RNA sequence: AGAGUUUGAUCAUGGCUCAGAUUGAACGCUGGCGGUAGGCUUAACACAUGCAAGUCGAGCGGAAACGAUCCUAGCUUGCUAGGAGGCGUCGAGCGGCGGACGGGGGCGUAACGCGUAGGAAUCUGCCUAGUAGUGGGGGGUAGGCCAGAGAAAUUUGGAUUAAUACCGCAUACACCCUAUACGGGAAAGGAGGCCUCUUCUUGAAAGCUUCCGCUAUUAGAUGAGCCUGCGUCGGAUUAGCUAGUUGGUGAGGUAAAGGCUCACCAAGGCGACGAUCCGUAGCUGUUCUGAGAGGAUGAUCAGCCACACUGGGACUGAGACACGGCCCAGACUCCUACAGGAGGCAGCAGUGGGGAAUAUUGCACAAUGGGGGAAAGCCUGAUGCAGCCAUGCCGCGUGUGUGAAGAAGGCCUUCGGGUUGUAAAGCACUUUCAGUUGUGAGGAAAGCAUAAUGGUUAAUACCCAUUAUGUGUGACGUUAGCAACAGAAGAAGGACCGGCUAACUCCGUGCCAGCAGCCGCGGUAAUACGGAGGGUCCGAGCGUUAAUCGGAAUUACUGGGCGUAAAGCGCACGCAGGCGGUUUGUUAAGCUAGAUGUGAAAGCCCCGGGCUCAACCUGGGAAUAGCAUUUAGAACUGGCAGGCUAGAGUCUUGGAGAGGGGAGUGGAAUUCCUGGUGUAGCGGUGAAAUGCGUAGAUAUCCGGAGGAACACCAGUGGCGAAGGCGGCUUCCUGGACCAACACUGACGCUGAGGUGCGAAAGCGUGGGGAGCAAACAGGAUUAGAUACCCUGGUAGUCCACGCCGUAAACGAUGUCAACUAGCCGUUGGGAGGAUUGCCUCUUGGUGGGCGCAGCUAACGCGGUAAGUUGACCGCCUGGGGAGUACGGCCGCAAGGUUAAAACUCAAAUGAAUUGACGGGGGCCCGCACAAGCGGUGGAGCAUGUGGUUUAAUUCGAUACAACGCGAAAAACCUUACCUACUCUUGACAUCCCGUGAACUUUCCAGAGAUGGAUUGGUGCCUUCGGGAACACGGUGACAGGUGCUGCAUGGCUGUCGUCAGCUCGUGUUGUGAAAUGUUGGGUUAAGUCCCGCAACGAGCGCAACCCAUAUCCUUAUUUGCCAGCGCGUAAUGGCGGGAACUCUAGGGAGACUGCCGGUGAUAAACCGGAGGAAGGUGGGGACGACGUCAAGUCAUCAUGGCCCUUACGGGAUGGGCUACACACGUGCUACAAUGGCAAGUACAGAGGGCAGCAAUACCGCGAGGUGGAGCGAAUCCCACAAAGCUUGUCGUAGUCCGGAUCGGAGUCUGCAACUCGACUCCGUGAAGUCGGAAUCGCUAGUAAUCGUAGAUCAGAAUGCUACGGUGAAUACGUUCCCGGGCCUUGUACACACCGCCCGUCACACCAUGGGAGUGGGUUGCAAAAGAAGUGGCUAGUUUAACCUUCGGGAGGACGGUCACCACUUUGUGAUUCAUGACUGGGGUGAAGUCGUAACAAGGUAGCCCUAGGGGAACCUGGGGCUGGAUCACCUCCUU
Repeated sequence: AGAGUUUGAUCAUGGCUCAGAUUGAACGCUGGCGGUAGGCUUAACACAUGCAAGUCGAGCGGAAACGAUCCUAGCUUGCUAGGAGGCGUCGAGCGGCGGACGGGGGCGUAACGCGUAGGAAUCUGCCUAGUAGUGGGGGGUAGGCCAGAGAAAUUUGGAUUAAUACCGCAUACACCCUAUACGGGAAAGGAGGCCUCUUCUUGAAAGCUUCCGCUAUUAGAUGAGCCUGCGUCGGAUUAGCUAGUUGGUGAGGUAAAGGCUCACCAAGGCGACGAUCCGUAGCUGUUCUGAGAGGAUGAUCAGCCACACUGGGACUGAGACACGGCCCAGACUCCUACAGGAGGCAGCAGUGGGGAAUAUUGCACAAUGGGGGAAAGCCUGAUGCAGCCAUGCCGCGUGUGUGAAGAAGGCCUUCGGGUUGUAAAGCACUUUCAGUUGUGAGGAAAGCAUAAUGGUUAAUACCCAUUAUGUGUGACGUUAGCAACAGAAGAAGGACCGGCUAACUCCGUGCCAGCAGCCGCGGUAAUACGGAGGGUCCGAGCGUUAAUCGGAAUUACUGGGCGUAAAGCGCACGCAGGCGGUUUGUUAAGCUAGAUGUGAAAGCCCCGGGCUCAACCUGGGAAUAGCAUUUAGAACUGGCAGGCUAGAGUCUUGGAGAGGGGAGUGGAAUUCCUGGUGUAGCGGUGAAAUGCGUAGAUAUCCGGAGGAACACCAGUGGCGAAGGCGGCUUCCUGGACCAACACUGACGCUGAGGUGCGAAAGCGUGGGGAGCAAACAGGAUUAGAUACCCUGGUAGUCCACGCCGUAAACGAUGUCAACUAGCCGUUGGGAGGAUUGCCUCUUGGUGGGCGCAGCUAACGCGGUAAGUUGACCGCCUGGGGAGUACGGCCGCAAGGUUAAAACUCAAAUGAAUUGACGGGGGCCCGCACAAGCGGUGGAGCAUGUGGUUUAAUUCGAUACAACGCGAAAAACCUUACCUACUCUUGACAUCCCGUGAACUUUCCAGAGAUGGAUUGGUGCCUUCGGGAACACGGUGACAGGUGCUGCAUGGCUGUCGUCAGCUCGUGUUGUGAAAUGUUGGGUUAAGUCCCGCAACGAGCGCAACCCAUAUCCUUAUUUGCCAGCGCGUAAUGGCGGGAACUCUAGGGAGACUGCCGGUGAUAAACCGGAGGAAGGUGGGGACGACGUCAAGUCAUCAUGGCCCUUACGGGAUGGGCUACACACGUGCUACAAUGGCAAGUACAGAGGGCAGCAAUACCGCGAGGUGGAGCGAAUCCCACAAAGCUUGUCGUAGUCCGGAUCGGAGUCUGCAACUCGACUCCGUGAAGUCGGAAUCGCUAGUAAUCGUAGAUCAGAAUGCUACGGUGAAUACGUUCCCGGGCCUUGUACACACCGCCCGUCACACCAUGGGAGUGGGUUGCAAAAGAAGUGGCUAGUUUAACCUUCGGGAGGACGGUCACCACUUUGUGAUUCAUGACUGGGGUGAAGUCGUAACAAGGUAGCCCUAGGGGAACCUGGGGCUGGAUCACCUCCUU
């Protein structure tokens, strides 16, 4: 510090997710030791049991228990009983102090509760310092005793008793009160010692002294109370709240200020700087995170607050409205003898419950601290320790070294090996920790005793302080530490391994089981599931879950945005608020600097120290925002005062303008009405129909009525804040602008709320109504057509008044101000010169276009900013749900405005790029159309396919690109299929063992395979061991499979397409995907070439090189040829010869736009011409770029994986692949006279031939047969080419056309022609008379037509392949159909239009709104009620201290009553939660149903607002927008 995820890819926007740190955690697996810290986050739920606050006998009366001593008795170690408060002590009680601390949990509380800084009107036990005093009396009451009540708790009466308990009196001032005076108001004693007296050791009294107390008071310290400034969560779908409320006067009350309380008076007080209400919450130091700013947090520790079963209340006290006190009410629990009582773990342990979850009913007061005490000592679940828990942090260990045969085993494997792995074993060594045995600090100081010194005192007592010596206190504790002993001995796991993210293979599984933080894995080769091996990361832990911060600049103060991604209010005016020109003086609020105080401790940080280190502990320091006080400064902001004129405004003049409102008025057109002319149609559409018309329409003329709108001018022209505004005239009126002075003197800008204006539609009332036109009706279209089209037509559109308040109300761009290159138009004003029209200058007001810098994700913006800045306002924070629900406000309604959540997804989105696509555009090509010729589709037959059938009809191919295809040939074989039969190491390969030559004759059974019997035969090489080949038998490894997967593959092939394309390097442009090059202007068959150009080059394709063909030359000459010379024949290259010609086959030549003219840009090239056998790639072939179609083929072959193994393998017989209602493709033959038939006759090329082609000859009507010359072929044969030509006949007929079918007879091949061959002869003689919709081929030696040959093959072509003969027609042209190429445009497509995608309906699930209601919680108001308590009043009852005149009084208590008031009750509201028949929409689901609304001009451009309609998407009307394609025009700019 970033990363993953939207896309085919890119940049941006934007969300989601991850890596980090952390935790009072929990869960899963695992677990050796120690240190240190932490440990009910949930039910402030309920609690059994024990303990947690007592102490003081030196305050008191005393003596229940225990002990010692003494005495007595029983009795004799000793024990028991009794006695003695005389002693140690001490239950209960009175009294004092303390139970207000310490400990707990966080209910409540949004508050002066807390934090921070201050303040004045207060109290303060114990403590410190000081001053003064401590005199003298009195009356009671607990306890105990006696007598009762009660189960108990508890309680009554009587007599008696004490005090440091209580009450007077005296004295008292520094105290209180008060105007000063007057007046008021205290006390308590106890312990030790000494001295004097005295029955001489006890007692009493007086005195002295020390200490502890007591009273009054002054100060201090500590603690507490109160007040104030500032800070302190969320909600405005909570906007108004408040009657003791705000203030005053007086009184009361309090320790104390105060409406704290009361009486009276006034009417205030709080609130948009958020009152009130609702929800949530203890606050802080801190803690976690973060670079910081922040965000989150408030466990442990520390400070404060509040609470103690719930609610209320006071008492006591220095302090409480009191956790282990009291009273009352309530709920709950317990006891009970039913009359009554008791209780409060949110103390420590512990129990139940709740929960994912949190410990022992431990030890000790040894230490630290607290209470009481003079002290010892006592108490102390505070605390110190221990126990449990890996809960966190820190440390240590589980060995170390050596050790290659790289062991065994595991796993993988290409079978070679690799890996686990120096790992183990083995050898050598060590012993931390744990274990055993021993040793052993520190935590201890005090206290007490003795002695000394000092102080006090009359005192060497006492007491206090110090010192010395002695004594002596440890829960932890089997302490820490140290030593010895033994042995590698007792001690390693968890998660992960697709990317993010370090780490890979095998097996299993087969969209199953499962995984998953996000993206996503899994449908037979899963590094993603499960297991294994291996690896990676951590390590006594490791993972998961939850939570917080971070990353997230994803709420942006630091530090974001708003044209198109979410986001500028529709527009203006304007209160509050925010901000504000220039200058002088002053002030000092802001601001700056210094000082002081505070900012608790702990924590964080730094430097040290102590535990062996660390965690941890500890000392010191630093730091600390801020707040307060004070001093100084005066630039800036603010305040105050005074100036200025550049901002703003006012006065004057002028012109421009669809600015607004009212009134009037004009012509054209539509419609209607009257009349005339006139006759059969009109109207409407893609085409029609509905409609109108012989009752006279349409058309036309005249006249009239009425309403609405204003052609041309008209323009990126004008005006207005926006909406918007258009004939003309006039009245009223707003604003902007120009010119030139003068004046005011900051008067300004923005603007939450607020107010006004605000298209269309719509609403109300009343008018009006020509045209248009939602709804509606009819006609068309259509599968349907609730639409688009047509004919009608009502609201409405118009006017007046009143509502509504929304639009794509858009420049999708808030308002204001300043600054920042240029250029060209526009309109308004001014000046000058001209004068029909014009030119120049200026102003910078208006409306535009391009463009530099700059900005922007890009597109683009660019002085009218989206640039650079300032001021203020509004708004945004992923998509959907949803601009919806609920609530509020507004509205007559429609509805508007404000505005969520649950739930759901991992995206949604913007701009640009490359493709693909378009019922977008442009250019171009192709037998693509057109122009032609001939076909197919109709018939019969052949052949292939589908379908059907079948035991089987084997399998594959199946749009073009399957269908005379694989198959260049199914009678058996082939053959893969079926039936029945049969074999199991196999028909075939390798290895091993045994036997035998191999092989062969004949017979039997059988359909055959096969089985049985039988004959002949003993081979070759040899080093004599044996070996090679072959056959048979046996054993297991294995063979075998046309079984599956062409979607695991190789190879091969088809297709787009012989289309002209497809790319790269370097450079350049762009953030980038990409672009450029490859586009453009020409040209070409061609990305062919030329020119231009930020491109320059190159590659694969094109072309050429290759083959054969057309012409010539040359060489060669047999089997071919024969001109010339000979021979010979009836005749023939038959022969000698020849090498001229043809041919053959080797080598060359030739054609290149080379030449001429024209066009073109002087180019490329094109057109024409010459020459030439051939002319513009001469004609043909081979040759197929990058790629596409998961195209085809596992059945050519090869091959991974899977499957079968007495069978899915092998053999064999017969059958099937040849079936047949039917459908389709491809062909053949025809339908005839350009023909058929008959006779005669002419001319090829290319092939094939020895298990072959076969001549002459003979036989047969013929197929063919007999026979066999010649030929392994330029020699011989197949082999007569046919159409053609000549002649004859037929005469338009189902024929002398056509030949199917059938009958008969044959030939040939072959083991075998039944299923199921070809051919021949005789006979038979079907359909068919040129073929519907539709559709195919072909542009020249082509189509058409004619025959010939070959491969396959025993036989079997109408198929296929090749060959030649004869030999046309037409092409104006590119509008259209199809396919393709290039450029451009739109796109919501990218498995790419066979795309994407919308809504209703049906089904399932989920959350949510409404809902007659129902049940809870909280709360307001009005009442009722009234316990305990406090206060007021009170002579009903009662009463120790004081006073008294002795009667009583003062004072008190009880009771009564009034006021306040908790629980509780009633009524009526508000609010919130849960639930509810039914119901509304929403979301998500598998491949449901109906349509096709959107994306391309999406086939009617789309969208916004509004209204109506409709199964649904939607349709239609009105107004608006471009975020519409295409074409044309206008205008403008650049070069």

A computed fold for a 1535-nucleotide RNA from an uncultured prokaryote, annotated as small-subunit ribosomal RNA. The prediction has a mean pLDDT of 83.